The RNA shown here (transfer RNA) has 78 nucleotides and comes from a Candidatus Latescibacterota bacterium. Rfam family: tRNA. By type it is a transfer RNA. Model confidence (mean pLDDT): 81 of 100. Taxonomically the source falls in Candidatus Latescibacterota (Bacteria, Pseudomonadati).
RNA sequence: CGGGGAGUAGCGCAGCCCGGUUAGCGCACCACGCUUGGGACGUGGGGGCCGCUGGUUCAAAUCCAGUCUCCCCGACCA
Numbered sequence: 001c002g003g004g005g006a007g008u009a010g011c012g013c014a015g016c017c018c019g020g021u022u023a024g025c026g027c028a029c030c031a032c033g034c035u036u037g038g039g040a041c042g043u044g045g046g047g048g049c050c051g052c053u054g055g056u057u058c059a060a061a062u063c064c065a066g067u068c069u070c071c072c073c074g075a076c077c078a
Base pairs, nucleotide, nucleotide: 001074002073003072004071005070006069007068010027011026012025013024020058029045030044031043032042033041051067052066053065054064055063
């Protein structure tokens, strides 16, 4: 430098293809219940505007353009 993949809650992921209800799941976290206590279990709850910027649209996590970071493959230099 070229090609491909990934980026969504503290962690691991789904949703994207085919735009449309308030952005979800598991674990973790908080409160309460249960228990002698802990764990487990039950009920309830908090937390992210989807890497960033711009565009299209009535409407964007989703489509388009640019850009950043990480991973893989290849080329180049040595």